[in-house]
The prediction has a mean pLDDT of 82. This is a predicted structure of a 469-nucleotide part of an RNA (small-subunit ribosomal RNA, 3' major domain) from a Clostridia bacterium.
Context: one part of a larger RNA
RNA sequence: UGACGGGGGCCCGCACAAGCAGUGGAUUAUGUGGUUUAAUUCGAAGCAACGCGAAGAACCUUACCAGGUCUUGACAUCGAGUGCAUAUCCUAGAGAUAGGAGAAGCCCUUCGGGGCACUCAGACAGGUGGUGCAUGGUUGUCGUCAGCUCGUGUCGUGAGAUGUUGGGUUAAGUCCCGCAACGAGCGCAACCCUUACUGUUAGUUGCUACGCAAGAGCACUCUAAUGGGACUGCCGUUGACAAAACGGAGGAAGGUGGGGAUGACGUCAAAUCAUCAUGCCCCUUAUGACCUGGGCUACACACGUAAUACAAUGGCGCUUAACAGAGGGAAGCAAUACCGCGAGGUGGAGCGAAACCCUAAAAAGCGUCUCAGUUCGGAUUGCAGGCUGAAACCCGCCUGCAUGAAGUCGGAAUUGCUAGUAAUCGCGGAUCAGCAUGCCGCGGUGAAUACGUUCCCGGGCCUUGUACA
Numbered sequence: 001u002g003a004c005g006g007g008g009g010c011c012c013g014c015a016c017a018a019g020c021a022g023u024g025g026a027u028u029a030u031g032u033g034g035u036u037u038a039a040u041u042c043g044a045a046g047c048a049a050c051g052c053g054a055a056g057a058a059c060c061u062u063a064c065c066a067g068g069u070c071u072u073g074a075c076a077u078c079g080a081g082u083g084c085a086u087a088u089c090c091u092a093g094a095g096a097u098a099g100g101a102g103a104a105g106c107c108c109u110u111c112g113g114g115g116c117a118c119u120c121a122g123a124c125a126g127g128u129g130g131u132g133c134a135u136g137g138u139u140g141u142c143g144u145c146a147g148c149u150c151g152u153g154u155c156g157u158g159a160g161a162u163g164u165u166g167g168g169u170u171a172a173g174u175c176c177c178g179c180a181a182c183g184a185g186c187g188c189a190a191c192c193c194u195u196a197c198u199g200u201u202a203g204u205u206g207c208u209a210c211g212c213a214a215g216a217g218c219a220c221u222c223u224a225a226u227g228g229g230a231c232u233g234c235c236g237u238u239g240a241c242a243a244a245a246c247g248g249a250g251g252a253a254g255g256u257g258g259g260g261a262u263g264a265c266g267u268c269a270a271a272u273c274a275u276c277a278u279g280c281c282c283c284u285u286a287u288g289a290c291c292u293g294g295g296c297u298a299c300a301c302a303c304g305u306a307a308u309a310c311a312a313u314g315g316c317g318c319u320u321a322a323c324a325g326a327g328g329g330a331a332g333c334a335a336u337a338c339c340g341c342g343a344g345g346u347g348g349a350g351c352g353a354a355a356c357c358c359u360a361a362a363a364a365g366c367g368u369c370u371c372a373g374u375u376c377g378g379a380u381u382g383c384a385g386g387c388u389g390a391a392a393c394c395c396g397c398c399u400g401c402a403u404g405a406a407g408u409c410g411g412a413a414u415u416g417c418u419a420g421u422a423a424u425c426g427c428g429g430a431u432c433a434g435c436a437u438g439c440c441g442c443g444g445u446g447a448a449u450a451c452g453u454u455c456c457c458g459g460g461c462c463u464u465g466u467a468c469a
Base pairs, nucleotide, nucleotide: 001469002468003466004465005464007463008462009461010460011459012458013457015453016452019417020416021415022414023413026308027307028306029305030304031303032302033301034299035298042053043052064294065293066292067291068290069289070288073124077123078122079120080119081118082117083116088101089100090099091098092097106115107114108113126283127282129281130280131279135277136276137272138271139270140268142266147186148185149184150183151182152181153162154161155160166177167176168175192260193259194258195257197228198227199226200225201224202223203222206218207217208216231254234248235247236246237245238244310410314369315368316367317366318365327358328357329356332351333350337346338345339344376407381402382401383400384399385398386397387396423445424444425443426442427441428440429439
């Protein structure tokens, strides 16, 4: 000087408390451990691994295993030679591949050559092999916490100190005052995006003061470009004549208005050699490459994260009615219509989309059920079907009929959340042939509680002690 303390002081955070909803019990989904296996590819490991890499394992992916194959190679450059090859078809084979047939027969050219394909030889290729404790890059975390430093000066023999401490204040090393310090940098804040109000400009595909249509118009809604608006600016009180705090006015909005992007110096030899790049080591008729099939989907068990429930604030039936936002659409989205109980099928209007389509929003109303393992719950299983795709046996999703398991609110313990939030309801998208209870978004309905900082956890500043560096 740090670090640490079951030392002290001050302060903050859904940290506790006050509340609401859960997890831990059940079933299922998913990830992990373990076990099993020919293989169950690899990585991630307290918080900060475990619906994580994976925005989607039937083949492919795929890295794993078994078997069948290749050795200048599946891929790249260089040398020599040739103009062949290739499409297509036949035979053998699980296929890779091997043998055969074979239409047309190299292409471009500035005439130098270039491109493509095949054969030969070797230099080399190749490696998701090892090392993240050799590395770059990227990322997590403390933490959006308020800190981390430097120049000159001064103090100290020196390590260092000072500044950065102190009195107030703030979300903030934010600002004010004081001070052997005076200044400065990286952070804070602001500048950026979005949302809430509004002016102007622009009106088609949007909108409509006209009964409808057409027409017309751009007032309104809306769209999208550019401005305004909020600054403790005004008033009062407190304060040290400060910074600021509290209350009020006006205002769509008030004291950072809400949300996002933005992550200082550093810590954890944190994560990643399997995104990529890369040093060194290792393999080179194999640790490289191709193919078929299998596996990553196993199952006594244990843990994490979710979905669905245990019901009456509910289930079911019916009537049909109402109200979103944000997205996506051409190898695509697909309407009206018809067929099917349904998944779906036939068909194809319109639309490269403010125009057409996905698109039905769902939570509502009426009736019934009357507290039951039930008209709750839907696991499991049987049968019959649909869709995608060469192909659903291992191993996809969906539909109908039948079946109708556990479960009556969950021990110790433990999680999230402070407002348009929690809870609850549906909708969309990426990936994607198909496959979503996951992920990322969108809107609808819409709470309770916060006395307070003694305690638990984490953090910041000052100070004190020293088993430690």
Source information: Rfam family: Bacterial small subunit ribosomal RNA.